[in-house]
Molecule: transfer RNA
Organism: Candidatus Berkelbacteria bacterium
RNA sequence: GCCGCCUUAGCUCAACGGUAGAGCAACGCACCUGUAAUGCGUAGGUUCGCGGUUCAAGUCCGCGAGGCGGCU
Repeated sequence: GCCGCCUUAGCUCAACGGUAGAGCAACGCACCUGUAAUGCGUAGGUUCGCGGUUCAAGUCCGCGAGGCGGCU
């Protein structure tokens, strides 16, 4: 220098172009002599950034940023 993949909740990851979810973690309650475990519930998101396409974009396109890998 060229090519590919990835970026979504604190962490790990989902989401045929049509209201962004799960598990774990956190918090509250129940249970227990108490703790853990377990059960129920609650909260938590500028979907990396800027443009474009579209009635509608996490999703499609372009340009950037960061990370990983390959080739030279």